This is a predicted structure of a 534-nucleotide part of an RNA (large-subunit ribosomal RNA, domain I) from Flavobacterium xanthum.
[in-house]
Context: one part of a larger RNA
Parts: sequence; structure tokens; C1' cells
RNA sequence: GGCGUAUGGGGGAUGCCUUGGCUCUCAGAGGCGAUGAAAGGCGUGAUAAGCUGCGAAAAGCUACGGGGAUUGGCACACACGAUACGAUCCGUAGAUACCUGAAUGGGGCAACCCACUAUGUUGAAGACAUAGUACACCGAUAGGUGGGCAAACCCGCUGAACUGAAACAUCUAAGUAGGCGGAGGAGAAGAAAACAAAAGUGAUUCCGUAAGUAGUGGCGAGCGAACGCGGAUUAGCCCAAACCAAUGUUGUUACGGCAAUGUUGGGGUUGUAGGACCACGACAUUUUAUGUACAAAGAAUUAGAAUCUACUGGAAAGUAGAGCCAAAGAAGGUGAUAGCCCUGUAUAAGUAAUGAGUAUAAUAGAUAGUGGUAUCCUGAGUAGGGCGGGACACGAGAAAUCCUGUCUGAAUUUGGCGGGACCAUCCGCUAAGGCUAAAUACUCCUGAGAGACCGAUAGUGAACCAGUACCGUGAGGGAAAGGUGAAAAGAACCGUGAAUAACGGAGUGAAAUAGAUCCUGAAACCAUACGCUU
Repeated sequence: GGCGUAUGGGGGAUGCCUUGGCUCUCAGAGGCGAUGAAAGGCGUGAUAAGCUGCGAAAAGCUACGGGGAUUGGCACACACGAUACGAUCCGUAGAUACCUGAAUGGGGCAACCCACUAUGUUGAAGACAUAGUACACCGAUAGGUGGGCAAACCCGCUGAACUGAAACAUCUAAGUAGGCGGAGGAGAAGAAAACAAAAGUGAUUCCGUAAGUAGUGGCGAGCGAACGCGGAUUAGCCCAAACCAAUGUUGUUACGGCAAUGUUGGGGUUGUAGGACCACGACAUUUUAUGUACAAAGAAUUAGAAUCUACUGGAAAGUAGAGCCAAAGAAGGUGAUAGCCCUGUAUAAGUAAUGAGUAUAAUAGAUAGUGGUAUCCUGAGUAGGGCGGGACACGAGAAAUCCUGUCUGAAUUUGGCGGGACCAUCCGCUAAGGCUAAAUACUCCUGAGAGACCGAUAGUGAACCAGUACCGUGAGGGAAAGGUGAAAAGAACCGUGAAUAACGGAGUGAAAUAGAUCCUGAAACCAUACGCUU
């Protein structure tokens, strides 16, 4: 020096655990904000650095309800208190709520500075206290509304590139990402100028299928329907106009009116065309709101069955024996594995605010029929057309349909539009005004629950005081870090020592090689002892 064995150090793998995550299900909620939000700053405790709570009334104040013995948060200890005259605690409703922040009296380098008006403290100045003082829109005033924040979902406006086409330009990616605006618990769409095809359907939305079909496409890469069928859910309505009435204005007048026009009310709303108008008939039917009564549900909460003995052990829930309950053998805890020890569980009960729903009478509102047809009405810079774009699965194509920047520009029910160029026949529908629940999408958030999800290099970046420490001028980037023990019983006391270090005793404990660098304690690496060997 090497190898081996043993004992240690070192290190923190592995095993076990779980306070935290991840993915879902059901139910709820789906907003907060000038009555000042979200987010912060600064304060606030007997002692108080941090977190949590709270706000100069400051780990809290008031009322009511619950509850019934402890209690002054995390967080020990000491001091001082509170509490059966019912505290702490839980629920509901209030009070208070500094400064910044949309921030709104003006300013500002957020958490700061400086004002004005009225009133008060005063006789005056100054200072102080209370209230008010932003902008935009609506409104005659009084007054009202808006602004900002927030995870996704939704609608509109705007709108890329990488990429793919094995290059690239049409095309694709994609109307995606990004930007802006707006709304709601959903949003959007929506009651046929729709589809279809010789038969029919009957608003919209969503799912399955049709179907990777028909098509489209440098006919490349790719893109990609609809009809029909099966389901989810179902709901339909209101104006404009004709006509009538009231009323106002203007013009004109022969003062009788006439013409034009505005406002309000009635009327009326469609394709088998309907309505006005005329005639007939009638007060029916259905339904909404308000009031009253009852009432499911509904916060904290309450009741809630049934086990003992022996043995092992530090400890019984284990083993053995003998029982019991079960509308409860879900789960968690308790010194090892507990239906019967504790919290619970099944079940039952209770309740403020609120209140689905049911009943009822009155009032108020809405809603209907038959026949006739001379006249009148039925949405105009609209439909359509030219040019240029865009949307439709559809790239200008034979290109219908929809939107429109520009130029034009009808008809009026014997009307008009569509059925994929166009024409005819036939069929369907009635544009140019508006509203509309459900089925659908999502989850920042609350409650209950689940997992052939993770188990501390995993699972959120974050199980731990984490968007922290730290880095960066900044936008921004962004960690590491869990486990004594059943219980602190956390090692009194003694010794060595300079020692409040460290160690040796002693003591606790089942265990201290569980001693706070604390469960288990692998490997690398280091050392000691012994053996063998060069």
C1' cells in the first nucleotide's frame, strides 16, 4: 500500500407519514364599486419584531338568537384581568371604519402638500372643528346615472407572423394570437320575403348522425357543408301605417271653413293574405300584477343505540373468552389494528331574515268571433343594378344567397322575394321596425363529496410566514426549506473545562445510536481496531 471483518464519523438516499396540491361530480353563487371597490400604506396588544384580526370606538363596540364553562388569536411563560348577573365561542343584523387608490376641492414623485364656501368656537386676524366643493350625460328645478376592479365563458370592431405547402407568391396557419369596445349570469340567435320537391316540414339554440360524403382547392398542401333522420328543450309576441278622437302650430279665407304639419290617446299587426271601413253577434275564454292567509324550504344549533374480563405490552383498539347495538359496520381521533371510549354517522327535531308554492276576494291590465268587399293601409334612397371588396365549406368560377365603400335606383296585392347562372311552369314565403324564457358555454368564489391522481427533486412556483428571500435601472425573472416523543416528561443536580462551548455522570422515557443539526438512516468520502498479504 491492497483486501477482508468489525466499530464509528460523514451524508441524507430509501421506507413510512401528510397539514398541501391535481383532476372531477353535485348543489349554490355568478359580481364588487361615489353609501368610496379591488389593492395597499400606516397604525392598533400590559409586554409585541412577524403573521392573523381590527381601524383613533383599532386581536375590538351594540342588539338579538344559539350555547353552557371556561377564557384574553398564531404563542409558551410571567404579570394583570374577564366569566353562572352566563364570559370566551358560533350565527344574524347594526355601529365605527385613519391615509392612498376610479380618487372626485386644487396639486403631487400613491399613502403627502395647499385651498375655497357655509356654520361654530371669537369683537377682529390667525388657527381649529363639522359639512360641502371633480368631470361627462339626462333633467325645467329638485335630482339621477356613469367612471374603476374582477378567473373563464359571450358579442362586436380591428387583426399578425412563425409554420405547412418538404423552396415560394394564390393558398395555409386563421379570422387564430394580440389590441380596443360592450354585456350578462349567461351571452348570442330567434318566430320564415325559411327549407323542401310532386311528398311534406313549420322560430332559435345545443348534441348525435348524415360525412371526411357533396363540393371547394397553384384540383397542390389542405379546407369542408347542407337536406334528411334521431334526441335535449320548447313559447310566443309588440310596434309603424290606414281609420277615429282630442289638442297645438303655420298658411290662407268669402270668417262658414280649407290646406299643411306636430303631439297624445284609441285602433291594428298578416300569406288560406290581413287590417282599416260596412253589417252582424257578444262581454265569453285565458292570463299577469297587487293584497291577505297558509306554507315546503331556510343561519348558528339540539337529541342520537350498543362492552366487559383475562393475557402480552410503555400503552390495547391486538390475542383469548363471554356479550350487545344496528334506519347508525361512512370517516377521523384516542399511547399498536375500536360498530359498542371520544367526535361523529343513520334518523329525527328546531329556527331569525327571507320565502318557492297553494288558496282566496277585489281592483287594475292584457287577450277573442262571423260575413262583405268599391275605396284606403301594410316599413324607400329601401329592394334591385354597375364598379371594388368582404362573408357564405364555395379561392370569380356557370356563382345563386348575404353585407356594403362608390355611382345609381323600382313596384305597391292584378304587388313583391326565393327555390344555386338565366327563362317558363309549378311550389314556398311576405323584406326594407322591435322584444323574447328553456335546452347551450364558463368557474375568481362557497358548501358537500369522489379519485386503478402526487406523496416533499413528486404534486401548484409555493405542504414551511412564497410570488417571500434573492437577481435586474426596468419590463421581468424567481428559489431552497416538512417529520423528537404517546406525552416536553425538552435533561434538576454533580463533575471536567476559561466557558452560557463541549463532554462525562445522574435523571426522564418503551427507546436518548428518539437530545432538539432530533423517525428510518443507503452510497460516495474519512477514520480506528484486528486479520491476511506484497
Annotation: Its mean pLDDT, the model's own confidence on a scale to 100, is 82. NCBI's taxonomy places the organism under Bacteria, Pseudomonadati, Flavobacteriia, Flavobacteriaceae, Flavobacterium.